Notes: This is a predicted structure of an 88-nucleotide RNA (c-di-GMP-I riboswitch aptamer) from Fontibacillus phaseoli. The coordinates come from a structure-prediction model, not an experiment, and the mean pLDDT is 79. The model forms 95% of the base pairs in the Rfam consensus. NCBI's taxonomy places the organism under Bacteria, Bacillati, Bacillota, Bacilli, Fontibacillus. Its Rfam family is "c-di-GMP-I riboswitch aptamer". Gene Ontology term of the family: cyclic-di-GMP binding. From the family's description: GEMM was predicted in a large-scale screen for bacterial structured RNA regulatory elements.
[in-house]
Order: sequence, then structure tokens, then C1' cells
RNA sequence: UAGAAUAUUCGGCACACUAAUCGAAAGAUUAGGUCGCAAAGCCUUGGAGUCUAAUAAUCGUGUGAUUAAUGACCGUCCGGCUGCAUAA
Repeated sequence: UAGAAUAUUCGGCACACUAAUCGAAAGAUUAGGUCGCAAAGCCUUGGAGUCUAAUAAUCGUGUGAUUAAUGACCGUCCGGCUGCAUAA
């Protein structure tokens, strides 16, 4: 400097599920767990997408419905930053 392609797995991360806690929910944290991951490291105060609707607005006889993120997901995709085996 490259890390496009290729990836041994000593080691790293940890889906579903289970328990506890937090939350209106989506979901999150911790402990197990191990589906997968070569960035499944970080950024949602970068873009798109998806989920939720406490709250607000509107409609409604209604404890209902619709719309909206200010909530959430980086293990949905793109982008940015950093980094390993490895190569020169």
C1' cells in the first nucleotide's frame, strides 16, 4: 500500500428459544443458548427500508379505526470510519 478474489478456526461475535429486569409497544439489557457471521466492529446526529404508535390529529355510538416518529432495528440494503488472516 492492497485487502477485489480466497478463509485454517487456536481465538472473536451470537439468531431462535429460556429466565430476570426495563419499556405503551416495537424492542433493549444481563445470564444461558449457538442459527449463522470475515467486519454479525462503530455511525440511524448519513440515505433508503422495515417494525411499533405512548402521544397528537381526524373519523366514529364505541374500550374502535386511519395517519404521523419524536421510539426501535447496523444480524434488511447502500454509504462512511476503523480493523484481522493474508499478499506485495